RNA sequence: AACCGUUCCUGGGGAGAGACCCGUCCGCGCGGGCACCGAAGGGGCAAACCCGAGGAAGAGCAGGGUGAAACUCUCAGGUAAAAGGACCCAGGAAACGGG
Numbered sequence: 001a002a003c004c005g006u007u008c009c010u011g012g013g014g015a016g017a018g019a020c021c022c023g024u025c026c027g028c029g030c031g032g033g034c035a036c037c038g039a040a041g042g043g044g045c046a047a048a049c050c051c052g053a054g055g056a057a058g059a060g061c062a063g064g065g066u067g068a069a070a071c072u073c074u075c076a077g078g079u080a081a082a083a084g085g086a087c088c089c090a091g092g093a094a095a096c097g098g099g
Stems, first nucleotide, its partner, number of pairs: 003098005008092006018034001020033005035079003041075001042073003048066004
């Protein structure tokens, strides 16, 4: 250097669940109600590792810390289309890391 990774940009693909009821409204939107979804975002936890009172001490224990997800919660968001959408693919630029 090639190449790989992280962040970003562009294009393509991209699920689930009421076009629910009432009021207002042409409609969107807003307010109220019941029922649902999980793949923006956010929260929670396993193993493992660390600390570890008390105790003479060791191991271990209570307790605490770090700790992942597509699991889980359903705060947020969503439940016709549009928009959004984790994630995947292709291309591109700079910086950083690996090499």